A computed fold for a 76-nucleotide RNA from Psychromonas sp. MB-3u-54, annotated as c-di-GMP-I riboswitch aptamer. The prediction has a mean pLDDT of 75. The source organism's lineage runs through Bacteria, Pseudomonadati, Pseudomonadota, Gammaproteobacteria and Psychromonas.
[in-house]
RNA sequence: AUGACUAAUUCGCAAACCUGGGGAAACCCAGUGUCGCAAAGCUAUAGGGCCUGUAAAAUGGUAGCCAGUUGCCAAG
Numbered sequence: 001a002u003g004a005c006u007a008a009u010u011c012g013c014a015a016a017c018c019u020g021g022g023g024a025a026a027c028c029c030a031g032u033g034u035c036g037c038a039a040a041g042c043u044a045u046a047g048g049g050c051c052u053g054u055a056a057a058a059u060g061g062u063a064g065c066c067a068g069u070u071g072c073c074a075a076g
Stems, first nucleotide, its partner, number of pairs: 005076002012037002018031005035064001041069003047066002049062003
C1' cells in the first nucleotide's frame, strides 16, 4: 500500500410476526422485534429481473435480486 478469503474492534442497518397510519394493490411510514447484513449506504427520469395492476399498457412498487456509484476498520 491492498482487502479476494478468514478473523477482530467501533459505529450502524433491521427480515418475519404483531400494533397504528397511508395505498386499489404490490408496497410504504412509525412503533415493536432481531432473520440476517461490511455496503442491508445511495441510485427505480436509469440497464436486466421480479411484484402489483390492466382488455392491452406503468407515468405504480421493489436497491434485503443482479447491477451502477460512493465508502469505514485492518490482524493473518